[in-house]
Context: one part of a larger RNA
């Protein structure tokens, strides 16, 4: 001298861009953080319209004065239509975004191959297919146990649920024949026979024909699926050679341990697991401390050194431990089970929970923000789409935590006023500084005006494609009316006035910067030398001066 996720003292205007739980991976109130789809499927709450019925009231109307008929209102409840909440079944997403660094010295990360040993949901290209049946079950209804949470019987229903059956373009496994390649087990193709294997519908439009339970169905066209394969693309496994903290006051260590065969498992190799066989196999090993790794940051001329907050990318982990389950893909945070601590509820029988998501709150700590607003943008999930949902995100607040810019006026003013403080009493000095004159108008205050960020989408039009078709439907132009949290902000213009804005350290030497006056080895300073014991330029406090400046110094750590 750089630097910081910084903390302390004193000060403290404004803006823009960043950054903020480094400790207790210590424990949590409370709201939210992952759902969507009726164009998969059945049933239906409120509401609401129509008809029937009953019951009250009741304008009239009639009368033999008991009553009798009655438009209208109003309530019930029944049947059919409209609606479509909250669950139900099902689909596909809850293995993505989001946190955080315990653990890990390992193929974990890093890079450089490999896989001739792998798999793949949506997305992508190419084919060929979507046939014809079957039994049930949740919701809802009745019942039972219970405080509740939830259990549990019985009857009834549908599907893109779920099961069989056809078929076989293919595609798996076996036999077989034949062509090509290679570094090996072997790989890449074609032929024939066998054996096994698929599937589901929904929704728009339609002229003529046929059927009809008159709702529609067949048909003939589209759109989004569904089944096999088969192509990329993205993802994932898995395996290799380098690299990767400190320790010898760890020398030795190892029995699935090292290989071999077989087999068993896996989406694949493999002691991954298992039988038998062989006695191998490692040496910075084995132990033992610390750490997530890395592009990067930070310093440094460089070599290095130090270091891994934000930001990206890999791992790991989700109260501890432990376990499979679904699934195309699991460390499954906001999924299940089992055990253990804790913390709630309880009617004592049994039940609920996991903020290392966003906020927030307690504890410890020197110390780190808002229980905000929006889904308008971008992304992601679902949907055909409108959409709907996202503490991701995009915004705002807070914090001088950091960088970065302006600002706190200019210009002119000499008797060098007044006061301060030194003084050799002659004057010097704060000083053009102030006061006064003349000026500006950024920042801040009022006013007025006032964005971009938006295009998609809808709805018309118009050209094209497709089609039997002027429907639907796709795509492309094109107009309309609409969609903003940030927001009346940003930014413009006016108004009026120097008015509302400066402090910090520091002054012996190293270092830029100097005199008094108090104290008297006292009270103190101090980074190192050192300073103070009666003239201190080194304490204290004035004055002066330096040096930085919305900040200055202290502390802490790295180079």
């Nucleotide at each position: 001298g750089a630097a910081c996720g910084a903390a302390c003292g004193c000060u403290g205007g404004c803006a823009g861009c960043g950054u903020g739980g480094a400790u207790u991976a210590g424990g949590c109130a409370u709201g939210c953080a992952a759902g969507u789809c009726g164009a998969g499927c059945g049933a239906g709450a409120a509401u609401u319209c129509a008809c029937a019925g009953c019951c009250u009231c009741a304008a009239g109307u009639u009368u033999u004065c008991g009553g009798a008929c009655a438009a209208g209102a109003g309530g019930c409840c029944g049947u059919g239509g409209a609606g479509g909440a909250a669950a139900g079944c099902g689909g596909c997403g809850g293995a993505a975004g989001g946190g955080u660094g315990a653990g890990u010295a390992a193929c974990g990360c890093g890079u450089a191959g490999g896989c001739a040993a792998u798999c793949u949901g949506c997305c992508u290209u190419c084919a060929a297919g979507u046939u014809g049946g079957g039994g049930a079950u949740a919701a809802c209804c009745c019942g039972g146990c219970g405080a509740g949470a939830g259990c549990u019987g019985g009857a009834c229903u549908a599907a893109u649920a779920c099961c069989g059956a056809a078929u076989g373009u293919g595609a798996c496994c076996g036999g077989u024949c034949u062509g090509g390649g290679g570094c090996a087990u072997c790989c890449c193709g074609g032929g024939c026979c066998g054996u096994u294997u698929a599937a589901a519908g929904a929704u728009g439009g339609g002229g003529a024909u046929c059927c009809u339970u008159c709702g529609g169905g067949a048909c003939c066209u589209g759109u989004c699926g569904c089944u096999u394969g088969u192509u990329g693309a993205g993802g994932a496994g898995c395996c290799u050679g380098c690299g990767u903290c400190c320790u010898a006051u760890c020398a030795g260590c190892u029995u699935g341990u090292u290989g071999g065969u077989g087999a068993g498992g896996u989406a694949a190799u493999g002691g991954c697991u298992c039988a038998c066989c062989a006695a191998g196999g490692c040496u910075u090993a084995c132990g033992g401390g610390u750490a997530g790794c890395u592009g990067g940051u930070c310093u440094g001329a460089g070599a290095g050194g130090a270091u891994g907050g934000u930001c990206a990318g890999c791992c790991a982990c989700a109260c501890u431990g432990g376990g499979a389950c679904u699934g195309a893909g699991a460390u499954a945070c906001u999924g299940c089970c089992c055990a253990g601590a804790c913390u709630c509820c309880u009617a004592c029988g049994g039940g609920a929970g996991g903020c290392u998501g966003c906020a927030g709150u307690c504890g410890a700590g020197g110390a780190u923000c808002a229980u905000u607003c929006g889904c308008a943008a971008u992304g992601c999930g679902c949907g055909a789409a409108a959409g709907c949902g996202u503490g991701a995100c995009g915004a705002u607040g807070c914090g001088a935590c950091g960088c970065u810019g302006c600002g706190u006026g200019g210009a002119g003013g000499a008797u060098g006023a007044a006061g301060g403080c030194c003084u050799u009493c002659g004057g010097g000095u704060c000083g053009u500084a102030a006061a006064c004159u003349c000026c500006u108008g950024u920042c801040a205050u009022u006013c007025g005006g006032g964005a971009a960020c938006a295009a998609u989408g809808u709805c018309g039009c118009c050209g094209g494609g497709g089609g039997a078709a002027u429907a639907u439907c796709c795509c492309g132009g094109u107009g309309a009316a609409g969609u903003g949290a940030u927001a009346g902000u940003a930014c413009c213009g006016a108004a009026a006035g120097a008015g509302g804005a400066a402090g910090c350290c520091a002054c012996g030497g190293c270092u830029a910067a100097c005199u008094c006056u108090g104290u008297g080895c006292c009270a103190g300073c101090a980074g190192c030398c050192g300073c103070g014991g009666u003239a201190a330029u080194a304490c204290a406090g004035a004055g002066g001066u330096g040096g930085c400046g919305a900040g200055c110094g202290u502390u802490g750590u790295u180079c």